Record summary: The RNA shown here (FMN riboswitch aptamer (RFN element)) has 136 nucleotides and comes from a Candidatus Delongbacteria bacterium. Its Rfam family is "FMN riboswitch aptamer (RFN element)". From the family's description: The RFN element is a highly conserved domain that is found frequently in the 5'-untranslated regions of prokaryotic mRNAs that encode for flavin mononucleotide (FMN) biosynthesis and transport proteins. The sequence was found by an Rfam model in a public genome assembly.
[in-house]
């Protein structure tokens, strides 16, 4: 350095104020929140002077994951299928990520209709650090 293995820790946030009503953090108005990996013209820093390195950078670009549904004798487990949402100006050689604006999304069950309350979940996991063994 480090393919293939084994282990261990870690791994999800949010209803403010108000209005109707008998009842809603579920209608309405007004806030609020963004897993994980890639990508990456943005910020910042270290060496040190031309380039290299580190941090940091997307909820709607690509893919995952969770959920839902169906098979398998189906509880584990394993296939399959499903899996929200962005435009417009700008500055540039270049924008799908920068700047401004305005928008939009968001799983089952419950319960006056829920992305934000309870539940299933002390679950589950995309993945991330770390050890150990092995190998060169």
């Nucleotide at each position: 350095u480090c393919a293939c293995u084994g282990c261990u820790u870690c791994g999800g946030g949010g209803a403010u104020g108000g209005g109707u009503g008998a009842a809603a953090u579920u209608c309405c108005c007004u806030g609020c929140c963004g897993g994980c990996g890639g990508u990456g013209a943005u910020g910042g820093g270290a060496u040190u002077u031309a380039a290299u390195c580190c941090c940091u950078g997307a909820g709607u670009c690509c893919g995952c994951g969770a959920g839902u549904u169906c098979c398998g004798u189906u509880a584990a487990c394993g296939g399959a299928a499903u899996u929200g949402a962005a435009c417009c100006g700008g500055u540039g050689a270049g924008a799908a990520u920068c700047c401004g604006g305005u928008a939009c999304c968001g799983a089952c069950g419950g319960u006056a209709u829920a992305g934000u309350c309870c539940g299933g979940a002390u679950g589950g996991g995309a993945g991330a650090a770390g050890c150990a063994a092995c190998a060169g």